[in-house]
A computed fold for a 77-nucleotide RNA from an uncultured Acidimicrobiales bacterium, annotated as transfer RNA. The prediction has a mean pLDDT of 81. Rfam family: tRNA. The family's RNA type in Rfam is transfer RNA. Rfam's curators write: Transfer RNA (tRNA) molecules are approximately 80 nucleotides in length.
RNA sequence: CGGGAUGUGGCGCAGGUUGGUAGCGCACCUGCUUUGGGAGCAGGGGGUCGUGAGUUCAAAUCUCACCAUCCCGACCA
Numbered sequence: 001c002g003g004g005a006u007g008u009g010g011c012g013c014a015g016g017u018u019g020g021u022a023g024c025g026c027a028c029c030u031g032c033u034u035u036g037g038g039a040g041c042a043g044g045g046g047g048u049c050g051u052g053a054g055u056u057c058a059a060a061u062c063u064c065a066c067c068a069u070c071c072c073g074a075c076c077a
Base pairs, nucleotide, nucleotide: 001073002072003071004070005069006068007067010026011025012024013023020057028044029043030042031041032040033039050066051065052064053063054062
């Protein structure tokens, strides 16, 4: 330099094809059961969906550019 993949709560991930309320598990908080720990049950909080722009009534989802990480290849040394 060329090609490809990934980026979504604290952690691990789904959702993207077909635009229409942002979810799951673990973790965290509160309450109950328990002498307590652990565990179980019920409820709850937490997200500018990597960044910017565009299309649209409406974008995590479509388009463009850029950034970060990883993989493959080429080039230079």
The sequence was found in a public genome assembly.